This is a predicted structure of a 79-nucleotide RNA (transfer RNA) from a Bacillota bacterium.
RNA sequence: GGGGUGGUAGUGCAGUCUGGCCUAACACAUCUGUCUGUCACACAGAAGAACGCGGGUUCGAAUCCCGUCCACCCCGCCA
Numbered sequence: 001g002g003g004g005u006g007g008u009a010g011u012g013c014a015g016u017c018u019g020g021c022c023u024a025a026c027a028c029a030u031c032u033g034u035c036u037g038u039c040a041c042a043c044a045g046a047a048g049a050a051c052g053c054g055g056g057u058u059c060g061a062a063u064c065c066c067g068u069c070c071a072c073c074c075c076g077c078c079a
Base pairs, nucleotide, nucleotide: 001075002074003073004072005071006070007069010028011027012026020059030046031045032044033043034042052068053067054066055065056064
């Protein structure tokens, strides 16, 4: 330098292909309550992300297109 995959709550992931029930699901963690002598477990509930950033298309974008940043993988070049 070329190609590919990925970036979504604190963490790990789903949703992306085929746009609309998505201001976004699940698990763990956190907080509150119940339970308990206490803790843990269990149960009930709550808070937490407008989806890496910018732009475009569209009535409508996490999802499609363009640019860009970061991480990883493959190939090539130099040494």
The source organism's lineage runs through Bacteria, Bacillati and Bacillota. Its Rfam family is "tRNA". Rfam describes the family as follows. Transfer RNA (tRNA) molecules are approximately 80 nucleotides in length. The coordinates come from a structure-prediction model, not an experiment, and the mean pLDDT is 82.